Predicted 3D model of a 1515-nucleotide RNA (small-subunit ribosomal RNA) from a Candidatus Falkowiibacteriota bacterium.
RNA sequence: AGAGUUUGAUCCUGGCUCAGGAUGAACGCUGGCGGCGUGCCUAAGGCAUGCAAGUCUUACGUGUUGCUCCGCUUCGGUGGAAGUCAACGCGUGGCGAACGGGAGAGUAACACAUUGGUAAUCUACCCCGAAGAUGAGUAUAACCUCGCGAAAGCGGGGAUAAUCCUCAAUAAAAAUGGGGGGUCACAUGACAUUCCCAUUUAAAGGUUUUGUUUGUUUUUGCAAGCAAGGCGCUUCGGGAGGAGCCUAUGGCCUAUCAGCUUGUUGGUGAGGUAACUGCUCACCAAGGCAACGACAGGUAGCGGGUGUGAGAGCACUGCCCGCCUCACUGGGACUGAGACACUGCCCAGACUCCUACGGGAGGCUGCAGUCAGGAAUCUUCCCCAAUGGCCGAAAGGUUGAGGGAGCGACGCCGCGUGCAUGAAGACGCCUUUCGAGGUGUAAAAUGCUUUUGUAAGGGAAGAAGUUUAGUCUUUGGCUAAAUUGACGGUACCUUACGAAUAAGGGGCUGCCAAUCUCGUGCCAGCAGCAGCGGUAAUACGAGAGCCCCAAGCGUUAUCCGGAUUUAUUGGGCGUAAAGGGUCCGUAGGCGGUUUAUCGCAUCUCCUGUUAAAUCUUUUAGCUCAACUAAAAGGCCGCAGGAGAGAUGGGUAAACUAGAGGCCGGGAGAGGCAGACGGAAUUGCCGGUGUAGGGGUUAAAUCCGUUAAUAUCGGCAGGAACACCAAAUGCGAAGGCAGUCUGCUAGAACGGUUCUGACGCUAAGGGACGAAAGCGUGGGGAGCAAAGAGGAUUAGAUACCCUCGUAGUCCACGCCGUAAACGAUGGAUGCUAAGUAUUGGGAGUUGUCGACCCUCUCAGUGCUGUUUACCUAAGUUAACACGUUAAGCAUCCCGCCUGGGGAGUACGAGCGCAAGCUUAAAACUCAAAGGAAUAGACGGGGACCCGCACAAGCGGUGGAGCACGUGGUUUAAUUCGAUAAUAAGCGAGGAACUCUACCAAGACUUGACAUUCGGCUGCAUGCCCUGGAAACAGGGAGGCCUUAGAGGGUGCCGAACAGAUGUUGCAUGGCUGUCGUCAGCUCGUGUCGUGAGAUGUACCGUUAAGUCGGGUAACGAGCGCAACCCCUGUCCCAUGUUUUAUAUGUCAUGGGAGACUGCCCGCGUUAAGUGGGAGGAAGGUGGGGAUGACGUCAAGUCAGCAUGAUUCUUACGUCUUGGGUGACACACGUGCUACAAUGGGAAGUACAAAGGGUCGCUAAGCCGCAAGGUGGAGCUAAUCCCUUAAAACUUCUCUCAGUUCGGAUUGGGGUCUGCAACUCGACCCCAUGAAGCUGGAAUCGCUAGUAAUCGUGAAUCAGCCAUGUCACGGUGAAUACGUUCUCGGGUCUUGUACUCACCGCCUGUCACGCCAGGGGAGUCGGCAGUGCCCGAAGGCUGUUCGCAAGAACGGACGAAGGUAAGGCCGGCGACCGGGGCGAAGUCAUAACAAGGCACCCGUAGCGGAAGCUGUGGGUG
Repeated sequence: AGAGUUUGAUCCUGGCUCAGGAUGAACGCUGGCGGCGUGCCUAAGGCAUGCAAGUCUUACGUGUUGCUCCGCUUCGGUGGAAGUCAACGCGUGGCGAACGGGAGAGUAACACAUUGGUAAUCUACCCCGAAGAUGAGUAUAACCUCGCGAAAGCGGGGAUAAUCCUCAAUAAAAAUGGGGGGUCACAUGACAUUCCCAUUUAAAGGUUUUGUUUGUUUUUGCAAGCAAGGCGCUUCGGGAGGAGCCUAUGGCCUAUCAGCUUGUUGGUGAGGUAACUGCUCACCAAGGCAACGACAGGUAGCGGGUGUGAGAGCACUGCCCGCCUCACUGGGACUGAGACACUGCCCAGACUCCUACGGGAGGCUGCAGUCAGGAAUCUUCCCCAAUGGCCGAAAGGUUGAGGGAGCGACGCCGCGUGCAUGAAGACGCCUUUCGAGGUGUAAAAUGCUUUUGUAAGGGAAGAAGUUUAGUCUUUGGCUAAAUUGACGGUACCUUACGAAUAAGGGGCUGCCAAUCUCGUGCCAGCAGCAGCGGUAAUACGAGAGCCCCAAGCGUUAUCCGGAUUUAUUGGGCGUAAAGGGUCCGUAGGCGGUUUAUCGCAUCUCCUGUUAAAUCUUUUAGCUCAACUAAAAGGCCGCAGGAGAGAUGGGUAAACUAGAGGCCGGGAGAGGCAGACGGAAUUGCCGGUGUAGGGGUUAAAUCCGUUAAUAUCGGCAGGAACACCAAAUGCGAAGGCAGUCUGCUAGAACGGUUCUGACGCUAAGGGACGAAAGCGUGGGGAGCAAAGAGGAUUAGAUACCCUCGUAGUCCACGCCGUAAACGAUGGAUGCUAAGUAUUGGGAGUUGUCGACCCUCUCAGUGCUGUUUACCUAAGUUAACACGUUAAGCAUCCCGCCUGGGGAGUACGAGCGCAAGCUUAAAACUCAAAGGAAUAGACGGGGACCCGCACAAGCGGUGGAGCACGUGGUUUAAUUCGAUAAUAAGCGAGGAACUCUACCAAGACUUGACAUUCGGCUGCAUGCCCUGGAAACAGGGAGGCCUUAGAGGGUGCCGAACAGAUGUUGCAUGGCUGUCGUCAGCUCGUGUCGUGAGAUGUACCGUUAAGUCGGGUAACGAGCGCAACCCCUGUCCCAUGUUUUAUAUGUCAUGGGAGACUGCCCGCGUUAAGUGGGAGGAAGGUGGGGAUGACGUCAAGUCAGCAUGAUUCUUACGUCUUGGGUGACACACGUGCUACAAUGGGAAGUACAAAGGGUCGCUAAGCCGCAAGGUGGAGCUAAUCCCUUAAAACUUCUCUCAGUUCGGAUUGGGGUCUGCAACUCGACCCCAUGAAGCUGGAAUCGCUAGUAAUCGUGAAUCAGCCAUGUCACGGUGAAUACGUUCUCGGGUCUUGUACUCACCGCCUGUCACGCCAGGGGAGUCGGCAGUGCCCGAAGGCUGUUCGCAAGAACGGACGAAGGUAAGGCCGGCGACCGGGGCGAAGUCAUAACAAGGCACCCGUAGCGGAAGCUGUGGGUG
C1' cells in the first nucleotide's frame, strides 16, 4: 500500500466481499511448564448455610467464676468480707455504624466533565490561637417481683449510677435587634482599632502517671484530699480535609414529536432551610420557553480513558481511578456533624418462611456458595503477618476492605519438547514418462548436553513495629534484649539420574504463501466473494507431499480500518443517484471604496488549572519479557493578566464603480377587457340534377329514389385565426398569434441628472402554475375518451373504417401535477475568435430622403448545409461543453449516497373527489447503471453480386416399380448419418462369407503378436466313427540340418492377447458447409485514458482488398490472379498400327500463339471501358485441379490411429442356421410411362472413351431365346468385348386404357456358384394392374449448356445397377431488368442482443415458501388526566395535661379503585399487494421504424401485458 466481482472486451459510476488490528468472549480440535493480569456481558430473577461492624471498664451500674484475705472443716470442701486483682456476661453511656465493599435498574438531568462563584452556606474526629470549666437537682436500664403471649415480644410495680438528663450562676467571645463613624466593594455587602444600648446562650468529669499532705494500719499497703502531667468537657476565632448550592460551556437518536407551560414566569408579604431560590403558601400581574428544536417519544449511568485510524474521526465505557444513582417494590420521617441510611425504624404491596390460626419473621446488586436463565464466566479456601479503616490512653480487639493461595490456555509475556555427526540416500508409504522421483539427514546408528522432569539437601526478602530495660537534648530519639510471616519449606540455590516427561491446528482455484494421485459423477458435498461438482475435479472426500502459525490453531459474534462508501481535512448533481415547475420575499448566511476609533473574533507572551493511573521518552527492579517503580514530557481545553492592530466585526464620518430613481425617443404573439372581420366545416331552407356516394391495402357497417353525393343561392351557429411566419419577438415559468380600441406590467438603449451600499441568495411562507379532471350555470360547429357497429385476426376488449357521449369553448370556484427539459438553481467577476439576426445609440461617411458602410451597448442563434474549412485554451468517464460554459473563482439555496421492495405502507397536512405533499421498514439480489468499442441482428437505409428472382426449357409432387430413410413388427430385423450440410449416404456389389445382430452348440494363453521356462520325432495333412458343423475319439504314417546343439511344430505354465464394448462433448487424421464468397491478418508508425481505430475508409474500376487516383500512414503475409493438367489453331521431330500411298487423320514429345499488343470514342493525361481490325481463339477462350482466417463442441472411436474407462471360462474366439430382404403406413432419390415430335416391323449410316491371361473370347455349328458347343487370335493403336442408339428410308397402327403402358401372376428354362427356399440375374410362352401429363408446393439449367440418345468402367463367381463415375451422338429457348424471394459482400444507422432475433423480455393466472401492511375483535404493557378511598409521616387547629405528651379534627399524602382517552406491542378468520422459487398456463407490451415510434402527466376502458383520448418531451 491494495485486491476480487457488472462487460464479448473497455473506461467510469456504484455497491458487495477479502487481506490488518482488537475483545470480560464463546464454540471445534489439541494441550508440557512458569510469571503477570483477568473471569455472570443473560434474570436489578429467587436464595439454604456460614461469615462481611464493631469497640471502649482510663465514663457508669450490675451479675457469675477465678484469685487474694478471714472463719469452719470429716481436708473432699463450705461460709463470709473487702476488693485495691483477673476473665467472661448483661445493661446505661460515648464513638463508629453516612466509611470501606457491591451493582448500573433508574436518570438526557447542573447527573457528569471543564471553568468560575458562594459577599447565600455547613462541617464530628484532627491542627493552631484565645477564654473557661462554679453550684444544685430529678430520673432510668440492667437487677428484683407480678402478669399476658405458642412465639416474637409486651405491660404493671420496686431499687440504683454516670462523661445520661434538668435547673441556676458567670459571658471577655458569639448570636439577635437598634444607632453612629472609617476603608474596600457595589444589585445585596464585606472588613477592622471599632464605639454605644438592650436581650439570649456554656461545661463533665475520669485517671492503674508523678509529686505531696492527712488519716488508718505492725508493715508491704489502703483510704481521702491537694498540685502537676496526660486524656476528656464548654465557648469563640482560624486552618486542613469533606459536603451543600448557583452560573457558563460541552457531549445521543427521532420533526412520521410543532407548539409547550398555571406554581407555570415575575412581584409583594409570610413560612421554611445550614444556605440563595415558587422551596412552600396567600395576594397581584400575565407572563415564561420554542425552528440556535421547546414539548413529546426512544435509547443510555457520566468522565479519566480503551480499541482502531497517517490524521481528522468512528466505536466503546469490562478490569483500575473520580463523580452520580440504587439497595425486594413504592412512600415516609427519626437519630445524628453528616442519612431520608445495603446487613436502622414506620407504613403499604408482591414473594418466601414459622404458627397453638390469635399472630409473627425475612430481604446476598458484601465474600464464598445454590437454583434458574444462558453460547458463556471460578473456592461454601488461608490470614489479619503486611497496607489501610473503626474503637481504645494503651496492650489489644475487629475488618470476606486488604494480603495470599485455588480453578479456567480467557488474555499478554517467557521457556521447553533436544544438539552434533550420519547414504548419491535403508524399510514403509506416495508418485511415475517404469528410467526414476518424493518423504529425506529425516530415521536407525554414534557421540554430547540436562533448561524442563524425578529424587535428595540447603533455603529467603517481604518486619516497619511492639514490649521490657537503659540512656539522653524527654508529646520523642538512641542502644540492648525478647518477640511478631497467612503465603511457605514457596521462590531461589546445589547434587544425582536419564533424550529421558512434552506437537498440534488450519490451509494448498484466484484474491493468498503452498499440488499430485485415487474415489465420487449437478450426487454426496464445498463456499468470505467470484464460484467449484453433470466420468480425466490442483475447488467435494481420502492419501501423500507442501505452506503458515505454534501450546496453540481455526471458526463464530462484535468494533475500527481498508471505505475519499456522509467527503472539515476529503465527494458529487447535462446523460450514471442527485437542480426545487417558476417567481416574490421573512429569518439566516454572505457582502463595494476611504479615514478614524474600539479591540469582539484573530495572533503573541506570561500565570493558574487541566486529580492519580493511562500514553511517549529515559533510567531502574524482578535472570529476560510481560509486569512494576522513578524522573521528564504530553494531555488539542478553560480562566486570568500583558500586548499587537493587518484581516473579519462594532461605532462614527465620507465616496460612487454595485443597486435604485428621474428625463428622452423607440421595439415587442407580455397581461386583462370590449368591439369588429373574412375563409372553411356542419346544419337548415330553396333551385339544378340522377344513382350512386362514402370509405379502405381490399372491403363492409353507413348515407341515398321520402332524391343523397355534386353544384348554385340564402339563413343559422360554434370554434379556430391561412398567407405574413423566420434559426423571429415577448414573458419568471406555465405560456402568448385575425383586426381595432381602452387599461396595465416589464425589459433594452441614450443622458455633464439625483440618492449614496439602499446589495446577493433565500429555510419556513406567499403568489402564479400546460393538459386532463371536479363543482355550479351556460354553450355545443368540428374533433373525440367511453360506448355501438363493420373489418382484420388463431383471438383482436387494439391498430383501419362508419357513427358517437362526456370533454374540448365561456363565466365563477377548485385541483397543483407533466420528459413542468437546456433532463444544466440564482448572483457577480475573469478567460482567443468568426458569422447571422432583433432592438437602441453614435459617426469624418452616404443620400433629396432612405437602403448601404464603420463602431458600440443589450438580447437571440449558429460554427452547419451538396462539397471544403474549423473551433483556441481549459474541462469531461466518454459523449460532449466551450463568453448563453459542463472553463477559472467567490457567495447563498435545493438535492444525492447500490438495485428491488417504493415514491409504496403507516401517520400527518391539503382536497368535494380523483388524488397531491411529506415518507419508511422487514425481506431480497450481487449487481443495477452511464458513455463508448467490436460484432451479430432489424418486417432500417445506400451500393453491389449470384440460375437468387424475372425470361425460358425440362422435371419432382399424382401412377407402377426400384433404392434409401422413418415408423411398426421381430429371437434378431447390427451400427452410424437427421434442416440447408441425413435419406441410390458409409455400401464402387448382404444367397454362405463379409457380419458387427439373433438362436443353438463349443473353446479358455485363446482365431492373432512377442518373450521366458519345461516337455516333445510330437503336428498339419490322409483314412474310419459320432455330429448340423466346429470339434471329439481311433488308425496308418511320420521333420530338417553344420549333429555339442540349433531351427520349425505341438503340449503345459507365466507375462499377456483380444473387444465393430463406451466416450467424435478427451483427441489425431480426414470430410461437409458458408464458399471459389473476397475476404482474413501482421510489423512499424500515428490517434484514443482504454477496449480499439487507422492501414482495409472515400472516388473511379474489376470476376476479384483487381487496378488506378487520393490519403497518417508506410510496408508485408494468407487468400484473388498467375504458375500445373485437359481441350481448341499452327509448326517441328518421331511413326507401332491403319491404308494402295501420303506432308493427311491419329498417337507421342517439344515449340509458337492472346498481351487491351493495334485503331477510334469515353474516362482524370489514370486504372479501365464501348466499338473495330487482324486472328483458330479477344479481353479470365472453355473445362479441371487448387478451398484464406474462421463458423457449426457439424460428421466420423464402425476405415485407420489414439487417451481414459469397462469385459477377461467373456462384451473375447469358433461353428451351423437365421436376420440385416419383415410391412397397415409416411418421406426422399430415381426408373418406366401415360403415347402419333409416338409404338411396331424391315432396311441403311455415323462415335468417343474404356476393359481383357484364374481374362476378353472370334469364325463355325446347335437352341425361338437366355445360352451351349467350339477353340482361332490377343499380355493388346495389331485379337476380343463391339451390332452404338437416337437419326434416316419404307410399311403399319389412327386417338382407344389402344399394336400406348408394362406392373403383377402362372408355367417352362438358361447361367453363376458347396448351395439360388427364405433371398440371384437372364430367356421363352401366357397374364396385361395403375396410369390419359399430375393440388398446394417445389427442383435443375445461360451453350456444345438444357433436353434427348446410346456406350464403357469400377466393385464383381453371379447379381437385385433403374445407382455411381466416365464417354461421345443429336442439339435448343431465354435473360427487359434488379421492385420482390433466398444467399452473400461493402459502408452506414438503431439496439435493453453477445449462447448474439431460434436473442432478449412484460403482465395476469396456477403451485410452494417468506416478510411486512390492513383487519371484526381479543389480550397485555407504558405514561398521564378527572373523581373516590386514604396508611405511615411531618405540618397545623382545638381540647386535656405543670410538663413530657395524649385524644379528636384539617389539608397534604404512597399503594389501590373507577371513568374516558393516548401511545406501544402480542394473537387474529379474512383481504390486498410484494419478494423469492431449472424446465406450468395465456398472450407478446418493450428493445430494430420491435412490426401502431417510445416515454411523461391525466382520464376512461379492458383476462393480462395494455389500448384510446388530451397536452407535453425526444431519451
The prediction has a mean pLDDT of 82.
Rfam family: Bacterial small subunit ribosomal RNA.
Taxonomically the source falls in Candidatus Falkowiibacteriota (Bacteria, Bacteria candidate phyla).
The RNAcentral record of the sequence draws on SILVA.